[in-house]
Context: one part of a larger RNA
RNA sequence: CCAUGUUGAAGGAACUCAGCAAAAUGACCCCGUAAAUUUGGGAGAAGGGGUGCUUUCCCAUCCAUGGGAAAGCGGCACAUACCAGGGAGUAGCGACUGUUUAUUAAAAACACAAGAAUCUGUCAAGUGGUAACACGAUGUAUAAAAUCUAACACCUUCUCGGUGCUGAAAGGUGGGAAGAAGUGUAGCUUCGAAUGGAUGCCCAAGUAAACAGCGACAGUAACUCUAACUAUCCUAAGGUAGCGAAAUUCCUUGUUAUAUAAGUAGCAACCUGCAAGAAUGGUGUAAUGAUUGCCUUGUUGUCUCCAACAUGGACCCA
Numbered sequence: 001c002c003a004u005g006u007u008g009a010a011g012g013a014a015c016u017c018a019g020c021a022a023a024a025u026g027a028c029c030c031c032g033u034a035a036a037u038u039u040g041g042g043a044g045a046a047g048g049g050g051u052g053c054u055u056u057c058c059c060a061u062c063c064a065u066g067g068g069a070a071a072g073c074g075g076c077a078c079a080u081a082c083c084a085g086g087g088a089g090u091a092g093c094g095a096c097u098g099u100u101u102a103u104u105a106a107a108a109a110c111a112c113a114a115g116a117a118u119c120u121g122u123c124a125a126g127u128g129g130u131a132a133c134a135c136g137a138u139g140u141a142u143a144a145a146a147u148c149u150a151a152c153a154c155c156u157u158c159u160c161g162g163u164g165c166u167g168a169a170a171g172g173u174g175g176g177a178a179g180a181a182g183u184g185u186a187g188c189u190u191c192g193a194a195u196g197g198a199u200g201c202c203c204a205a206g207u208a209a210a211c212a213g214c215g216a217c218a219g220u221a222a223c224u225c226u227a228a229c230u231a232u233c234c235u236a237a238g239g240u241a242g243c244g245a246a247a248u249u250c251c252u253u254g255u256u257a258u259a260u261a262a263g264u265a266g267c268a269a270c271c272u273g274c275a276a277g278a279a280u281g282g283u284g285u286a287a288u289g290a291u292u293g294c295c296u297u298g299u300u301g302u303c304u305c306c307a308a309c310a311u312g313g314a315c316c317c318a
Stems, first nucleotide, its partner, number of pairs: 001313008010304002014302001019299001027051005038151001052073009074078001086297002089294004093289002098110002114149003118145001120143001126135003152284004158213002162211002164207003171202003175195001179191004215233002218230002243273001254270003258266001
């Protein structure tokens, strides 16, 4: 010096990306227990008190034993060692239990109950195979398949122009060739009546919990500002409710408030949303989480600022 431990004055997170690590809490009995809540839980909430030994007595009991009371005794310490929850508040995300990158990621990712539209009438759709055939299923729409969202509560606005998908009455498109024209013949070219025309495409319709999309520029109120209002252009339609500097905000450490002596963080608002928005789900939400921010109490060598000791190495000498 290194590793693993033990102890530490005063302070107590000043350390640090971050209380990482350590300390602290810890068992049983009794008392007591808030907000919010899906009334189940939250909850071991929080916060208090007791606990050893000896003797005597009471109650229960067939016994073993269990429950209780009083008096006394010893120790620094009586759940005496080991073992053995720290707690409270607030916000984001995911409802939850569960699953995952064997060997740097356990999560907000996956799954999930539940919701929704689609396909399929059975020799089903869908899938594997060149095929026979097999699975689906010895099942039959309360079934099966493939897809999206994700408990629950309140909801889920507008757009079918584009791309898909669905259905289809008529029409068009393809083939055909009587014949006609290019001054005459052969050829070539152009036009072309009758007739035929499955699927597709065109045309036309439906469909957004299909892929998707959801404007611009001016003027206007008796201070100023703003614009309920008006005009014009464009569009398939111009973003509704709720939310909003957000896991989304560039400018940005936005502005105000809160908390601190001091806060690019946190929380609550505002709305000027570069580039939020409704099953690509929107907004809430009790419970839950080895999840992610912030705050606080207890606690401590994390630190101010290091010190001593123990064990084992490294190292030195022989």
The part of an RNA shown here (large-subunit ribosomal RNA, domain IV) has 318 nucleotides and comes from Taxus chinensis. RNAcentral holds the full RNA, with entries from Rfam. Rfam family: Bacterial large subunit ribosomal RNA.